[in-house]
The prediction has a mean pLDDT of 77. Predicted 3D model of a 113-nucleotide RNA (SAM riboswitch aptamer (S box leader)) from a soil metagenome. Of the family's consensus pairs, 90% are formed in the model. The RNAcentral record of the sequence draws on MGnify.

RNA sequence: UUAUCAUGAGUGGUGGAGGGAGAGGCCCUGCGAAACCACGGCAACCGGUCCGCACUGCGGAUGUCCGGUGCCAAUUCCUGCCCUGCCUUUUACAGCAAAAGGGGGACAGAUGA
Numbered sequence: 001u002u003a004u005c006a007u008g009a010g011u012g013g014u015g016g017a018g019g020g021a022g023a024g025g026c027c028c029u030g031c032g033a034a035a036c037c038a039c040g041g042c043a044a045c046c047g048g049u050c051c052g053c054a055c056u057g058c059g060g061a062u063g064u065c066c067g068g069u070g071c072c073a074a075u076u077c078c079u080g081c082c083c084u085g086c087c088u089u090u091u092a093c094a095g096c097a098a099a100a101g102g103g104g105g106a107c108a109g110a111u112g113a
Stems, first nucleotide, its partner, number of pairs: 001113005010039005018028003023079003040072003045068004049061005076108001081105003086102006
C1' cells in the first nucleotide's frame, strides 16, 4: 500500500491469576486466566496443481495432492467519530428541531499478500 474481518473450528499436559488491543460497558476465568508444549481441527490469504477467459492479467476448482502463514468464547464481544439526513419511532411544530433505534461510512485494530 492493498484485500478481508456475520461463517467455521478444542482437547490434554505444564503453569497458577489473570484475560477479552486501548477508554467505557459487558463478559470469560480456581468447574483453572495468560503463556508454553503436544495432538487435533477450521478456513482458503499466499505458493503449488488443474480449468476457463485474447491472457505480463483476471476468474473458478482443489484440502481425501501438498507446502507457508493465520485462526479455534461472545459480529473485530458492543460502543466511542461522521452521515451536510438513508430509514423507522417518539416529542415539538407556523417554520427551524431534538431523542432513541436501525442502516451506512470513517478511525483504530487483527490477519494475509